[in-house]
Molecule: transfer RNA
Organism: Clostridia bacterium
RNA sequence: GCGGCUGUGGCGGAAUAGGCAGACGCGCACGGUUGAGGGCCGUGUGGGCGACCGUAUGGGUUCAAGUCCCAUCAGCCGCA
Numbered sequence: 001g002c003g004g005c006u007g008u009g010g011c012g013g014a015a016u017a018g019g020c021a022g023a024c025g026c027g028c029a030c031g032g033u034u035g036a037g038g039g040c041c042g043u044g045u046g047g048g049c050g051a052c053c054g055u056a057u058g059g060g061u062u063c064a065a066g067u068c069c070c071a072u073c074a075g076c077c078g079c080a
Stems, first nucleotide, its partner, number of pairs: 001079007010026003019063001027045007046053002056072005
């Protein structure tokens, strides 16, 4: 330099015919249980007081984009 794959909450990771973003798990917070801790159980948990905003970044298509198209950035793999 060329090609391919990947990028989503604090972490792993769902959501593909384009139609409620964040299921499920971990972690965390509070409560219960315990003499105490662990474990277990219950509730809550993206940001913001709110209107709203949020899927790597910037554009495009569409009534509507995490999802389709283009460019860029980063990581990994292959080729030269």